[in-house]
RNA sequence: ACGGCAUGCAGGGAAGAGAUCCCUACACGGGACGCCGAAGGUGCAAAUCUGGAAAAGAGGCGAAGCCAGAUGAAUCUCUCAGGCAAAAGGACCCUGCAACCGCA
Numbered sequence: 001a002c003g004g005c006a007u008g009c010a011g012g013g014a015a016g017a018g019a020u021c022c023c024u025a026c027a028c029g030g031g032a033c034g035c036c037g038a039a040g041g042u043g044c045a046a047a048u049c050u051g052g053a054a055a056a057g058a059g060g061c062g063a064a065g066c067c068a069g070a071u072g073a074a075u076c077u078c079u080c081a082g083g084c085a086a087a088a089g090g091a092c093c094c095u096g097c098a099a100c101c102g103c104a
């Protein structure tokens, strides 16, 4: 220098849903009703692994199937947390730099 990248920093983009009502003058506090999914968190499909039962058979092995357990992704699911004017936050995407890896 080139390529990769699940990490860090900086910049840009980035949706949804009550500026609902009461305490109460404010909400970032408390209560009532209604909603949203894209911080975080919960749940699991295929598949993989382990174990078990049954069966044919002289004896041995134990594939597939069956049963049980474990592992097991998401923008799916739940709505615990969070959120429902603006601002802030925001999964994710793009760019640059750094770190790391590969190659020389």
Base pairs, nucleotide, nucleotide: 002102003101004100007098008097009096010095011094012093013092018033020032021031022030023029034084035083036082040080041078043076047071048070049069050068051067052066
The prediction has a mean pLDDT of 75. Predicted 3D model of a 104-nucleotide RNA (Glycine riboswitch aptamer) from a Chloroflexota bacterium. The source organism's lineage runs through Bacteria, Bacillati and Chloroflexota. Its Rfam family is "Glycine riboswitch aptamer". Its family is annotated with glycine biosynthetic process in the Gene Ontology. It was read from a public genome assembly, where an Rfam model found it.